[in-house]
Context: one part of a larger RNA
RNA sequence: GAACGCAGCGUGCCUUUAUGGCGGACCUCCGGGUACCUUCGCGCUUAGGAUGCUGGCGUAAUGGCUUUAAGCGACCCGUCUUGAAACACGGACCGAGGAGUCUAACAUGUCUGCGAGUCUUUGGGUGGCAAACCCAUAGGCGCAAUGAAAGUGAAUGCAGGUGGGAUCCUCACGGAGCACCAUCGACCGAUCCGGAUUUUCUAUGAUGGAUUUGAGUAAGAGCAUAUAUGUUGGGACCCGAAAGAUGGUGAACUAUGCCUGAAUAGGGCGAAGCCAGAGGAAACUCUGGUGGAGGCUCGUAGCGGUUCUGACGUGCAAAUCGAUCGUCAAAUUUGGGUAUAGGGGCGAAAGACUAAUCGAACCAUCUAGUAGCUGGUUCCUGCCGAAGUUUCCCUCAGGAUAGCAGAAACUCGCAUCAGUUUUAUGAGGUAAAGCGAAUGAUUAGAGGCCUUGGGGAUGUAACAUCCUUAACCUAUUCUCAAACUUUAAAUAUGUAAGAAGCCCUUGUUACUUAAGUGAACGUGGGCAUGCGAAUGAGAGUUUCUAGUGGGCCAUUUUUGGUAAGCAGAACUGGCGAUGCGGGAUGAACCGAAAGUGGGGUUAAGGUGCCGGAAUAUACGCUCAUCAGACACCACAAAAGGUGUUGAUUCAUCUAGACAGCAGGACGGUGGCCAUGGAAGUCGGAACCCGCUAAGGAGUGUGUAACAACUCACCUGCCGAAUGAAUCAGCCCUGAAAAUUCAUGGCGCUUAAGCGUAUUACCCAUACCCCACCGUCAGCGUUAGAGCGACGCGUUGACGAGUAGGCAGGCGUGGAGGUUUGUGUAGAAGCCUAGGCAGUGAUGCUGGGUCGAACAGCCUCUAGUGCAGAUCUCGGU
Numbered sequence: 001g002a003a004c005g006c007a008g009c010g011u012g013c014c015u016u017u018a019u020g021g022c023g024g025a026c027c028u029c030c031g032g033g034u035a036c037c038u039u040c041g042c043g044c045u046u047a048g049g050a051u052g053c054u055g056g057c058g059u060a061a062u063g064g065c066u067u068u069a070a071g072c073g074a075c076c077c078g079u080c081u082u083g084a085a086a087c088a089c090g091g092a093c094c095g096a097g098g099a100g101u102c103u104a105a106c107a108u109g110u111c112u113g114c115g116a117g118u119c120u121u122u123g124g125g126u127g128g129c130a131a132a133c134c135c136a137u138a139g140g141c142g143c144a145a146u147g148a149a150a151g152u153g154a155a156u157g158c159a160g161g162u163g164g165g166a167u168c169c170u171c172a173c174g175g176a177g178c179a180c181c182a183u184c185g186a187c188c189g190a191u192c193c194g195g196a197u198u199u200u201c202u203a204u205g206a207u208g209g210a211u212u213u214g215a216g217u218a219a220g221a222g223c224a225u226a227u228a229u230g231u232u233g234g235g236a237c238c239c240g241a242a243a244g245a246u247g248g249u250g251a252a253c254u255a256u257g258c259c260u261g262a263a264u265a266g267g268g269c270g271a272a273g274c275c276a277g278a279g280g281a282a283a284c285u286c287u288g289g290u291g292g293a294g295g296c297u298c299g300u301a302g303c304g305g306u307u308c309u310g311a312c313g314u315g316c317a318a319a320u321c322g323a324u325c326g327u328c329a330a331a332u333u334u335g336g337g338u339a340u341a342g343g344g345g346c347g348a349a350a351g352a353c354u355a356a357u358c359g360a361a362c363c364a365u366c367u368a369g370u371a372g373c374u375g376g377u378u379c380c381u382g383c384c385g386a387a388g389u390u391u392c393c394c395u396c397a398g399g400a401u402a403g404c405a406g407a408a409a410c411u412c413g414c415a416u417c418a419g420u421u422u423u424a425u426g427a428g429g430u431a432a433a434g435c436g437a438a439u440g441a442u443u444a445g446a447g448g449c450c451u452u453g454g455g456g457a458u459g460u461a462a463c464a465u466c467c468u469u470a471a472c473c474u475a476u477u478c479u480c481a482a483a484c485u486u487u488a489a490a491u492a493u494g495u496a497a498g499a500a501g502c503c504c505u506u507g508u509u510a511c512u513u514a515a516g517u518g519a520a521c522g523u524g525g526g527c528a529u530g531c532g533a534a535u536g537a538g539a540g541u542u543u544c545u546a547g548u549g550g551g552c553c554a555u556u557u558u559u560g561g562u563a564a565g566c567a568g569a570a571c572u573g574g575c576g577a578u579g580c581g582g583g584a585u586g587a588a589c590c591g592a593a594a595g596u597g598g599g600g601u602u603a604a605g606g607u608g609c610c611g612g613a614a615u616a617u618a619c620g621c622u623c624a625u626c627a628g629a630c631a632c633c634a635c636a637a638a639a640g641g642u643g644u645u646g647a648u649u650c651a652u653c654u655a656g657a658c659a660g661c662a663g664g665a666c667g668g669u670g671g672c673c674a675u676g677g678a679a680g681u682c683g684g685a686a687c688c689c690g691c692u693a694a695g696g697a698g699u700g701u702g703u704a705a706c707a708a709c710u711c712a713c714c715u716g717c718c719g720a721a722u723g724a725a726u727c728a729g730c731c732c733u734g735a736a737a738a739u740u741c742a743u744g745g746c747g748c749u750u751a752a753g754c755g756u757a758u759u760a761c762c763c764a765u766a767c768c769c770c771a772c773c774g775u776c777a778g779c780g781u782u783a784g785a786g787c788g789a790c791g792c793g794u795u796g797a798c799g800a801g802u803a804g805g806c807a808g809g810c811g812u813g814g815a816g817g818u819u820u821g822u823g824u825a826g827a828a829g830c831c832u833a834g835g836c837a838g839u840g841a842u843g844c845u846g847g848g849u850c851g852a853a854c855a856g857c858c859u860c861u862a863g864u865g866c867a868g869a870u871c872u873c874g875g876u
Base pairs, nucleotide, nucleotide: 012022013021014020015018025034026033027032076091077090078089079088092876093875094874095873096872097871100377102234103233104232105231106230107229108228109227110226112224113223114222117141118140119139123135124134125133145152146151160184161183162182163181164180167176168175169174186217187216188214189213190212191210192209193208198203237376238375240373244366245365246364247363248362249361255340256339257338258337259336260335261334262333263332266298267297268296269294273290274289275288276287277286278285279284302327303326304325307323308322310321311320342358344354345353379809380808381807382806383805384804389402391400392399393398403548404547405545406544407543408542409541410540411539412538416537417536418535420534421533422497423496424495425494426493432487433485434484439481440480441479444476446474447473448472451471452470453469454468455467456466457465458464501527502526503525504524506522507521508520509519511518551575552574553573554572556570557569558568559567560566580591581590582589595772596771597770598769599768600767601766605762606761607760608746609745610744614759616758617757618756619755620754621753628748639733640732641731643730644729645728646727647726648725649724650723651722652721660717661716662715663714664713666690667689668688672684673683696711700709701708773799774798775797776796777795778794779793780792781791810865812862813861814860815859816858817857818856819855821854822853829849830848831847832846834845835844836843837842
């Protein structure tokens, strides 16, 4: 500087903003016609950009890698789960190993071979113990079904008729009509009738039937190999029990019995018996000794093991050490021998002990036991894409079944179809409404009469009169109903909108009619693509199969519950399975769904600074010693405020209000009652009159009672608004809790708060445009000259994704073929901030190292890909 874009301006006028009316320009046959007065689209021109191909320049750079600093975004993977960053579990790091396999049967699809058949492979043959060449007979499946069976057993017909039907023919009227579908007949078997004929008399069972039945026939389609997916049986994707069974080994630990041995200081208490003395008539008693009993006592060794809840606690030790403690001549301790053995023993009994194992030992085997349960399950890309619901189950942690999903196809090509609208016509009893309509509930008075009950007055009494109360009746009145309703929506819902139709003619019928009347079904003829509303869209059918069968949230409706981030339903939409912009943060809210880049514009939400964008504009409100600040949403109420703002109603007021200052506030009368007293003022009832401008038989202070002061009320000064009640904004009170504190933070006060409005601006993976990638669909193209039709060209739309399905690829070990491939002039392997290709798995190449094998392509084959499994082994 240019273009696009954006913005601005203009676009004839009017309004009931429309297929409108009126204008202006041109032509005109005066009916009208044409173009313009906007946008969009298309075309052309110009300019800019992107990509492809190509040329030039350029060399440690504009590329690659690494490091440091700062800014922005950003929570840790795997897993179960409605939901994981989780105070849920696994996970230190590295290498190697490590999990849907093989087989049989079946189902379905596909490739190939032969085909009313097909399959050689048990066996035989040939020169041959041939994997290969040849072959017979059997056998499998198929070619016939049906019936329980005896048995019987698929042609009236060019293997039938009708409708639809690709396709073919035609003189374009029409005709023929595959597969398949629908429907009506025929045939075969079974079942049920029927019963001719023959007949040895108990059999035969024809023609004909039935709204019965079959996995049948109706000019065969199968068989075999291979392969994919699925199901089932097998260890059956891998690892994992607690258990169960069979056969053995153990009593060197320990439990108990028996046999035979061994061991156990020193004291204390002092039984019986005995002795002596004393007493006594005696029986006998007492005293002193002696004696040495005892599941006695203190206590050593021994045996045990109470407390310190001591030491130790990767120990001295898979039960020890220290001090303390129990027992210590016996139910004592102990050696050796011997006996009892696993659903067994033994037990002074603790489910103790039975070899560091015991509410059933140890070893081996069945055994790779089983697990509806936990964990794990290995390369890439592309396309589609769920479910947590139905029914059943000894079913509730699981299956089957339908649904949802994928793949493979087939038949067709505007036929039909639709989570839509319109028109027409149905069905309904929810919302609402109603209760001076029925049913049920229910408030209040009013009027009425005696029909009834209770109470009362008069009365001896009376179904006598009167009063009252409750029912009752009448007209009203208040409030209600999921299991009330006259009425009665909206939404939702059924059907129809034509050729399988309509019209004319008249044929059958045992139905129908008084009736050739009708009804049902037909024959013949006519009416065709604006064929019978709109809009949009290719439509229909079949086979096989995965996952799922714990759900959760929101608006609205709704049940239980005091309520709940509670439990249970309905419609729709979401999350699950899903990223992106916004709500600071966030499964579900608001906006909007996503291939890879570039440009433009918006949504929701924002625009003081953090932070991209107005400290914009206009008008109000609000001051908080706890202000407020944006849906879901992270709370606050009743009640109050002379904080302030606005509104409504009613009063007062220049005949001077309200407020302020000042003056008066009297008399009858110390009103009456009551009181110890009460004079306006403890209390009760009443609450007048006079004079006045006005003054209550008194609003308070006060006294024992008075007094005194004050108020109401009146007046003077002043000179214009004043008072009360209520409603509504913002603000304040109401308003108390535990780590320090959260409009997201800072901070903000004529806001950066609250309310109302107006423009401008900011940016999402949304919308628009361009380029490229992929997928799907349509169309063109076998011809005139290299290859590639699995090609090439062209047009359009689309692109999220867990479980899951399908397709196309990358890589590894081995085998066959091929390249008459590479290699000591250096194969493979290993290392590498080099380079290149591919969306990617990965591949090629340079450099270094190294020293003997290895690769591309086409096929086949599999012990074929690791981050997880408290995985295994090794290393750190």
The part of an RNA shown here (large-subunit ribosomal RNA, domain II) has 876 nucleotides and comes from Dioscorea alata. It matches the Rfam family "Eukaryotic large subunit ribosomal RNA". Its family is annotated with ribosome and structural constituent of ribosome in the Gene Ontology. The full RNA is in RNAcentral, with records from SILVA. Model confidence (mean pLDDT): 81 of 100.